About this RNA: This is a predicted structure of a 97-nucleotide RNA (SAM riboswitch aptamer (S box leader)) from a marine eukaryotic metagenome.
[in-house]
């Protein structure tokens, strides 16, 4: 850097002992045990395998829509220049080149 996806799904033990949820705002999850390491399990179908499944294997995933919003635009309402709703980009994951 180019494409594809991104409202669906899928956690239990052990070790550890306070932070996680990318960023900034909000919300949220967490001593009824956070991150991270490891075991087991599972969802899933990107690659692979077949040929319409999901059997082995590579990879990813297993709170909340990418957890929500942010930039432009649009439509509805309000009059504080805001709320609600939407399409789109940016920004991020992931996966194949």
């Nucleotide at each position: 850097c180019u494409u594809a996806u991104c409202a669906a799904g899928a956690a239990a033990g052990a070790u550890g002992g306070a932070g996680g949820g990318a960023u900034g705002g909000g919300c949220c999850c967490u001593g009824u045990g956070a991150a991270a390491u490891c075991u087991u399990g599972g969802c899933a179908a990107c690659c692979u395998a077949g040929c319409u499944u999901a059997a082995c294997g590579g990879u990813g995933c297993c709170a909340a829509a990418u957890c929500c919003c942010c930039c432009c635009g649009c439509a509805a309402c309000a009059a504080c220049u805001g709320u609600u709703g939407u399409u789109g980009a940016a920004a991020g994951a992931u996966a194949a080149g």
The RNAcentral record of the sequence draws on MGnify.